[in-house]
Two RNAs folded together computationally: RNase P RNA and transfer RNA, 433 nucleotides in total.

RNA sequence: GGAGUUGGCCAGGUAAUCGCUCGUCGCGUGUUCCUCGAACGCGCGGCGGGAGGAAAGUCCGGGCUCCACAGGACAGGGCGCCAGGUAACGCCUGGGGGGCGCGAGCCUACGGAUAGUGCAGCAGAGAGCAGACCGCCGAUUGUUCGCAGUCGGUAAGGGUGAAAGGGUGCGGUAAGAGCGCACCGCGUGGCCUGGUAACAGGCGCGGCUAGGUAAACCCCGCCCGGAGCAAGGCCAAAUAGGAACUCACUGGCGUGGUCCGCGUCGAGUUCGGGUAGGCCGCUUGAGGCAGUCGGUGACGGCUGUCCCAGAUGAAUGAUUGCCCACGACAGAACCCGGCUUAUCGGCCGACUCCAUUU
RNA sequence: GGGCGCUUAGCUCAGCGGGAGAGCACUGCCUUCACACGGCAGGGGUCGCUGGUUCAAUCCCAGCAGCGCCCACCA
Numbered sequence: 001g002g003a004g005u006u007g008g009c010c011a012g013g014u015a016a017u018c019g020c021u022c023g024u025c026g027c028g029u030g031u032u033c034c035u036c037g038a039a040c041g042c043g044c045g046g047c048g049g050g051a052g053g054a055a056a057g058u059c060c061g062g063g064c065u066c067c068a069c070a071g072g073a074c075a076g077g078g079c080g081c082c083a084g085g086u087a088a089c090g091c092c093u094g095g096g097g098g099g100c101g102c103g104a105g106c107c108u109a110c111g112g113a114u115a116g117u118g119c120a121g122c123a124g125a126g127a128g129c130a131g132a133c134c135g136c137c138g139a140u141u142g143u144u145c146g147c148a149g150u151c152g153g154u155a156a157g158g159g160u161g162a163a164a165g166g167g168u169g170c171g172g173u174a175a176g177a178g179c180g181c182a183c184c185g186c187g188u189g190g191c192c193u194g195g196u197a198a199c200a201g202g203c204g205c206g207g208c209u210a211g212g213u214a215a216a217c218c219c220c221g222c223c224c225g226g227a228g229c230a231a232g233g234c235c236a237a238a239u240a241g242g243a244a245c246u247c248a249c250u251g252g253c254g255u256g257g258u259c260c261g262c263g264u265c266g267a268g269u270u271c272g273g274g275u276a277g278g279c280c281g282c283u284u285g286a287g288g289c290a291g292u293c294g295g296u297g298a299c300g301g302c303u304g305u306c307c308c309a310g311a312u313g314a315a316u317g318a319u320u321g322c323c324c325a326c327g328a329c330a331g332a333a334c335c336c337g338g339c340u341u342a343u344c345g346g347c348c349g350a351c352u353c354c355a356u357u358u
Numbered sequence: 359g360g361g362c363g364c365u366u367a368g369c370u371c372a373g374c375g376g377g378a379g380a381g382c383a384c385u386g387c388c389u390u391c392a393c394a395c396g397g398c399a400g401g402g403g404u405c406g407c408u409g410g411u412u413c414a415a416u417c418c419c420a421g422c423a424g425c426g427c428c429c430a431c432c433a
Base pairs, nucleotide, nucleotide: 001354002353003352004351005350006349007348008347009346010345012323013322014321015320016319017318018317020050021049022048023047024046025045026044027043028042029041030040031039032038033037052329056340057339059338060337061336062335063334064228065227066226067225071260072259073258074257076224077223078222079221080220081095082094083093084092085091096110097108098107099106100105111219112218116217117216118213119212133158134157135154136153137152138151139150140149141148142147166184167183168182169181170180171179185208186206187205188204190203191202192201193200194199232280233279234278235277242271243270244269245268246267247266251265252264253263254262273432274431275430287306288305289304290303291302292301293300294299324327359429360428361427362426363425364424365423368382369381370380371379376413384400385399386398387397388396406422407421408420409419410418
């Protein structure tokens, strides 16, 4: 210098003017209460705050709220190497096995196919306790001496297929074959060593029995009650307190797929009618930042400090000047932890490979 | 804001691990003086897209995209 890997951060800046929204303080004003004064509303002014790394998809997990503070059984669903982290997780960290890369590093739905059942179209002789189509070999019959027929052996070779029941070599044989042996591979529900463990290494054993598929049923282990802030609670206003159907104590309903249990005694569905106003929930939280300690790390403990959007037709904008690297994806709606997806560019740290110079 | 469903021919839908189909529509021929009806034949598909599992995917799994439906309170 080039190529690349990985972790983290930022998301145009600045100034002026005019606005929007929330909180708070002050002033003015209105309503209520008998008054002082207070509460609530309106207006003006000062001060402070005002979108994101994904606010998104709603794919997981939790908090919160209601239904029994959710109980038992079955059904159903999810997860799946090991250990740890966490409120919890399908997330994260570290490790193991496998795969890719020269490497830094990356990817991995990775339990069980010796519990059982199923599936494998077409092709092919044969597709699941294997299989003789061609070929090879033996016996036998015929022979025009080229060979042909019959019976049997054979999985080394050819051919079909995604897949044909280890590979190479030597021996062996009529020809062959783990039939025997050596090496490699495979399995191991034997032992030893290391490791918390997954697992790895070594010794032994097994001639190979154990092919694939569980994102097929299933088995094993673990986890899961349902619904969602339009949850739920309070106030106010208004109406025809209506109609039809179904069921009603061996029953109905209470949000569960079914049964039990618990609570309750009328209830459910549809149509029709009325109001679409206000308050709480609503933002202080598994919270941010800094330091320190423990840990390889995810993370946790302690100390100090900060308060950092809460709208409800729904605010965060507009204009102008200057600068640069010329600005991507995109807008909170109960709140968090993740994952996934979208995203112009820029900065910082660590590391790898190649080339060159010293 | 929250919950749920669908996507297969031009339209409406079936199929649900091994050949992509039905009805209507379209094209050509026959029939008719002509049209309709009827008969015969035929064309037309990225099974929304991308990746994975499998020998093999419309189908199973995951992620995206598009479209549609439902959910307020009172008695």
Background:
It holds a member of the Rfam family "Bacterial RNase P class A". Rfam classes the family as a ribozyme. Its mean pLDDT, the model's own confidence on a scale to 100, is 82.